[in-house]
This is a predicted structure of a 75-nucleotide RNA (transfer RNA) from a Candidatus Abawacabacteria bacterium.
Its Rfam family is "tRNA".
RNAcentral records the identical sequence in 3 taxa.
RNAcentral holds the sequence, with entries from ENA.
The organism belongs to Candidatus Abawacaibacteriota, within Bacteria.
The prediction has a mean pLDDT of 81.
RNA sequence: GCCACUUUAGCUCAAUGGUAGAGCAAUCGCUUUGUAAGCGAAAGGUUGUCGGUUCAAGUCCGACAAGUGGCUCCA
Numbered sequence: 001g002c003c004a005c006u007u008u009a010g011c012u013c014a015a016u017g018g019u020a021g022a023g024c025a026a027u028c029g030c031u032u033u034g035u036a037a038g039c040g041a042a043a044g045g046u047u048g049u050c051g052g053u054u055c056a057a058g059u060c061c062g063a064c065a066a067g068u069g070g071c072u073c074c075a
Base pairs, nucleotide, nucleotide: 001071002070003069004068005067006066007065010024011023012022013021018055027041028040029039030038048064049063050062051061052060
């Protein structure tokens, strides 16, 4: 330098173009003499950034950034 993939909650990951969810963690409650486990509740999001298409974009298109893997050239 080229190609592919990835980027969504604190973490790991979902999500036919049509209300952004799950598990775990953390918080609160129930249970217990107490803790763990179990059960329940509530909360937690500029969907990497900037634009475009569309009535409507996490999803489609472009650019950029970061990361992973592969290939090539030079030293």